[in-house]
The RNA shown here (transfer RNA) has 71 nucleotides and comes from a Planctomycetota bacterium. The prediction has a mean pLDDT of 83. The source organism's lineage runs through Bacteria, Pseudomonadati and Planctomycetota. It matches the Rfam family "tRNA". It is annotated as a transfer RNA.
RNA sequence: UGACCCGUAGCUCAAAGGCAGAGCACGCGACCGAUAAUUGCGCGAUGGUGGUUCGAGUCCACCCGGGUCAA
Repeated sequence: UGACCCGUAGCUCAAAGGCAGAGCACGCGACCGAUAAUUGCGCGAUGGUGGUUCGAGUCCACCCGGGUCAA
């Protein structure tokens, strides 16, 4: 310098262009003599800027960050 892949919650991952979800973690309860286990509820996210579309996490362009390969 070029090609390709990836970027969603604190972590690991989902989501045929049509309500952004799960597990773990965290917070507050229930249960118990107490703890563990179990269980209910809650908190919390689409890397950025534009574009396409009635509608974008999803498609397009550029930028940022990470990874692999080539030189």